[in-house]
RNA sequence: UGUGAGAAGCAGCCGAGAUCCAUUCGCAUCAGUUUGGUGAGGGAUGGAUGCGGGGGAACCAAAAGAGGGGCGUAUUUCCCGGCACGGCCGGGGAUAGGGCACUUCCAGGCCCGAGCCCGUCAGCUAACCUCGUAGGCAUUUGGAAGGGCGAUG
Numbered sequence: 001u002g003u004g005a006g007a008a009g010c011a012g013c014c015g016a017g018a019u020c021c022a023u024u025c026g027c028a029u030c031a032g033u034u035u036g037g038u039g040a041g042g043g044a045u046g047g048a049u050g051c052g053g054g055g056g057a058a059c060c061a062a063a064a065g066a067g068g069g070g071c072g073u074a075u076u077u078c079c080c081g082g083c084a085c086g087g088c089c090g091g092g093g094a095u096a097g098g099g100c101a102c103u104u105c106c107a108g109g110c111c112c113g114a115g116c117c118c119g120u121c122a123g124c125u126a127a128c129c130u131c132g133u134a135g136g137c138a139u140u141u142g143g144a145a146g147g148g149c150g151a152u153g
């Protein structure tokens, strides 16, 4: 330098919501202490990449009306009670759909089935334009197959 083998063990969840760079503030530390250097990466700002969403031609599609529409798994319903009763609110039961520790399949069990936004306006939609990159939690079911790190050692 090249080739091959390669164990014990390890791995959080929902969600698009992550990574990197620069400047600056703070922190720690060194020094010759008006200040400068170094380190980690706590805050703020800006930029980029990645991921996620919205608007937006032709063609195609599409009656209107009680408006209509978007994000999201969160849609459709039954019963009871109340109200200002074309409906709305509260409670309970189902249900489309969704989640459960690397992925898929099988068996079993548990949980969610909300909320918010635009403002009379938007089907699809290339180019193009534009927005977000939060928040909230937690303890592992069993079997089969296949992966990742460990391992540039």
Base pairs, nucleotide, nucleotide: 009149010148012137013136014135018049019048020047021046022045023044024043025042027039028038029037030036031035050133051132052131053130054129055128060123067121068118069117070116071115076094077093078092079091080090081089082088083087097112098111099110100109102146103145104144105143106142107141

About this RNA:
A computed fold for a 153-nucleotide RNA from a Nitrospirota bacterium, annotated as c-di-AMP riboswitch aptamer (ydaO/yuaA leader). Its mean pLDDT, the model's own confidence on a scale to 100, is 76. The sequence was found by an Rfam model in a public genome assembly.